[in-house]
RNA sequence: CUUGAAAAAGGCAAACCCAGAGGAAUCUGGGGACGCAAAGCCAUGGAACCAGAACGGUUAGCCAGGCUACCAAGA
Numbered sequence: 001c002u003u004g005a006a007a008a009a010g011g012c013a014a015a016c017c018c019a020g021a022g023g024a025a026u027c028u029g030g031g032g033a034c035g036c037a038a039a040g041c042c043a044u045g046g047a048a049c050c051a052g053a054a055c056g057g058u059u060a061g062c063c064a065g066g067c068u069a070c071c072a073a074g075a
Base pairs, nucleotide, nucleotide: 001074002073003072004071011036012035016031017030018029019028020027021026034061040067041066042065044064045063046062047059048058049057050056
């Protein structure tokens, strides 16, 4: 620097359940594991969702993009 077939140290945690926050999407904590090689971080572009008179809000586990990082293999 490239790659993520296999393996593996370590990591994250969908649905669902309980408690809490919110008008909602959704979020936080605990349990739980469907999956994830960035399922780590960032709403920049698109998309979806909530709300809607408007301002606005949510999703990074929808797709691009940016930044950073572990392990392994190869050069």